[in-house]
RNA sequence: CCCGAUAAAGGCAAACCUGACGAAAGACAGGGACGCAAAGCCACGGGUCUAACGCGCAAGCUAUGACGGCCGGGCUACCGAAG
Numbered sequence: 001c002c003c004g005a006u007a008a009a010g011g012c013a014a015a016c017c018u019g020a021c022g023a024a025a026g027a028c029a030g031g032g033a034c035g036c037a038a039a040g041c042c043a044c045g046g047g048u049c050u051a052a053c054g055c056g057c058a059a060g061c062u063a064u065g066a067c068g069g070c071c072g073g074g075c076u077a078c079c080g081a082a083g
Stems, first nucleotide, its partner, number of pairs: 002083001003080002011036002016031004021026001034069001040075003044072003047067003054061002
């Protein structure tokens, strides 16, 4: 360095509930734990969600809005058994 124990010390926190924000997706705070060895950070590529504004007679379309706990990529990092 790779790697990742039924190790130790710690960490994060899905669903759901409450509050407040938002047009929505969703984010935030508190509670709560399904899980996680990068579930730490970055929307760079793909993907997914939303559609206020805009366009449209309407159905609907579109990201400039989101998701890093969907995949890839970049940056950084605690511990140390076996190999």

This is a predicted structure of an 83-nucleotide RNA (c-di-GMP-I-GGC riboswitch aptamer) from a Bacillota bacterium. Rfam family: c-di-GMP-I-GGC riboswitch aptamer. Its family is annotated with cyclic-di-GMP binding in the Gene Ontology. The coordinates come from a structure-prediction model, not an experiment, and the mean pLDDT is 89. Taxonomically the source falls in Bacillota (Bacteria, Bacillati). The sequence was found by an Rfam model in a public genome assembly.